[in-house]
RNA sequence: UGGGAUGUAGCUCAGUUUGGUAGAGCGCCUGAUUUGGGUUCAGGAAGUCUAGGGUUCAAGUCCCUACAUUCCAA
Numbered sequence: 001u002g003g004g005a006u007g008u009a010g011c012u013c014a015g016u017u018u019g020g021u022a023g024a025g026c027g028c029c030u031g032a033u034u035u036g037g038g039u040u041c042a043g044g045a046a047g048u049c050u051a052g053g054g055u056u057c058a059a060g061u062c063c064c065u066a067c068a069u070u071c072c073a074a
Stems, first nucleotide, its partner, number of pairs: 001073007010026004020057001028044005050066005
């Protein structure tokens, strides 16, 4: 320098196929259970979906650019 992949909750990821209410597990908080902790059960909080722009009635999803990580080639 060229090409590819990835970027979504504190962490690991689904959701992209077919644009239509942002989800799961673990973790965290509260309560119950226990002498206490753990386990179990019930409830809850936590997200400008990497950034900017475009298309659209509507974008995590489609298009363009940039950034970060990573792989290949030179």

A computed fold for a 74-nucleotide RNA from Ruminococcus sp. AM42-11, annotated as transfer RNA. The RNAcentral record of the sequence draws on ENA and Rfam. The coordinates come from a structure-prediction model, not an experiment, and the mean pLDDT is 80. The organism belongs to Ruminococcus, within Bacteria.